[in-house]
């Protein structure tokens, strides 16, 4: 930088001792113990792993192998057609004993910027609703 996901799920102990929820505003959590470190446990299913599929009118791509046909400057080469096909891509499903991560208050806690709806009332406001953007997190490349 690109892509996917982010309203589900899952906490105890030891050490320690005041902060934490990214940042700003809010609102929360916290001496009935925050953050951090360690131990054990759990959740989930991104990668990896396993299975299936890619179909009706031809076709997911495909190294390579084989058969047949044709041509030629014929131990071969070129073209066509068919079959098989490692592997790759995508989709669906599965397992989680094992590998690489991740996660275990609150939706990514909510908002902030834009658009729409609704209600006030006027060019603004909101204990309101929806969508998008920005930022961020995690994974894969």
């Nucleotide at each position: 930088c690109u892509c996917a996901u982010c309203c589900a799920g899952a906490g105890g102990g030891a050490c320690u001792g005041a902060g934490g929820g990214a940042a700003c505003g809010g609102c929360c959590c916290g001496a009935a113990g925050a953050a951090g470190u360690c131990c054990c446990g759990g959740c989930a299913a991104c990668c990896g792993c396993c299975g299936c599929g890619a179909a009706c009118u031809c076709c997911c791509g495909g190294a390579c192998g084989c058969a047949c046909c044709a041509g030629c400057a014929c131990u071969g080469c070129u073209g066509g057609c068919g079959c098989g096909g490692a592997c790759g891509u995508c989709g669906c499903g599965g397992a989680a004993a094992c590998g690489g991560u991740g996660c275990c208050a609150a939706a990514u806690c909510c908002g902030a910027c834009c658009c729409g709806g609704c209600g006030a009332g006027a060019g603004u406001c909101g204990c309101c609703c929806g969508g998008g953007a920005c930022a961020g997190a995690u994974g894969a490349g």

Model confidence (mean pLDDT): 78 of 100. A computed fold for a 141-nucleotide RNA from uncultured Nocardioides sp., annotated as SAM riboswitch aptamer (S box leader). Lineage of the source: Bacteria > Bacillati > Actinomycetota > Nocardioidaceae > Nocardioides. RNAcentral holds the sequence, with entries from MGnify. Of the family's consensus pairs, 97% are formed in the model. Its Rfam family is "SAM riboswitch aptamer (S box leader)". From the family's description: The SAM riboswitch is found upstream of a number of genes which code for proteins involved in methionine or cysteine biosynthesis in Gram-positive bacteria.